[in-house]
Molecule: transfer RNA
Organism: Parcubacteria group bacterium GW2011_GWA2_49_9
Formats: sequence, C1' cells, structure tokens
RNA sequence: GCGGGUAUAGUUUAAUGGCAGGACGGCUCCUUGCCAAGGAGCAGGCGGGAGUUCGAUUCUCCCUACCCGCA
Repeated sequence: GCGGGUAUAGUUUAAUGGCAGGACGGCUCCUUGCCAAGGAGCAGGCGGGAGUUCGAUUCUCCCUACCCGCA
C1' cells in the first nucleotide's frame, strides 16, 4: 500500500428498516439484630460524519480504532 472483518451502558453479550434486551457492576427500597445471600425497582448504551428512506443501530459511502490475510 491492497483486501476482508469488528465497533451497542463501567464490563460482557443479543437483536432488528418502526420503543435497543439480557447478564455482571452501580444506586434505592424490602427482608435481617448486623453482614452476606435473596426479592423488587431505577439510572446508564447502538464509534464519528454524510447519503438513501416517511423512518437508519440496521442499508450505502467516507473517517477513526482494533483484528486477520496479501504485498
């Protein structure tokens, strides 16, 4: 330099052109004499930009980061 892949919450991991879900973690409450465990609830996320579309996390292009291969 060329080609391919991946990017979702603090961490990990789903899903889909129409409200983004789970687990761990965090916070609050219940339970307990206290802690732990358990139960209930809450907050927190689609890497950045542009395009297509009534509507984009999803499709297209570019950029960035990482991984793989070729040179």